[in-house]
RNA sequence: GCAGAGUAGGCUGACAGGCGUGAAGUGUCCGACAGACGGGGAGUUGUUGUCGGGACGAAAAGCGCAAGCUUGCGGUCGGUCAGCCGCAUCCCGCUGC
Repeated sequence: GCAGAGUAGGCUGACAGGCGUGAAGUGUCCGACAGACGGGGAGUUGUUGUCGGGACGAAAAGCGCAAGCUUGCGGUCGGUCAGCCGCAUCCCGCUGC
C1' cells in the first nucleotide's frame, strides 16, 4: 500500500406467554435531559431511552348469576429461536498478501 474480520444495536418471521379492548400502548410533532455507538481513542445534524407538552386515534363477539373464560382485535409488551442489516465519520490497532 491492497484485501479482509469483528461490536453495540436495528429490522423481519415463527412459537409460547403477558397487557389493553372501562383505551393504556403503538405511531406522529415540539422541548429538556441522558445512554450506547467493532480491540483503544474521539464522536454527529445520525440512533435509542426518560420526562414534559401538542395534534390524531381503535373491534368487538360468544358463554357465564358472578368472578371470569373462549375466539378475535391492537402499526401492544418483553422472552426464545431463525434469517437479514450493521462501527455516520476520523485516528490507531488486528488478520492475510
The RNA shown here (THF (Tetrahydrofolate) riboswitch aptamer) has 97 nucleotides and comes from Merdimmobilis hominis.
The coordinates come from a structure-prediction model, not an experiment, and the mean pLDDT is 82.
NCBI's taxonomy places the organism under Bacteria, Bacillati, Bacillota, Clostridia, Merdimmobilis.
It matches the Rfam family "THF (Tetrahydrofolate) riboswitch aptamer". Rfam's curators write: Tetrahydrofolate (THF) riboswitch was first reported for Ames et al. as an RNA motif in 5' untranslated (5'-UTR)regions of folate transport and biosynthesis genes in Firmicutes genomes. Its family is annotated with tetrahydrofolate metabolic process in the Gene Ontology.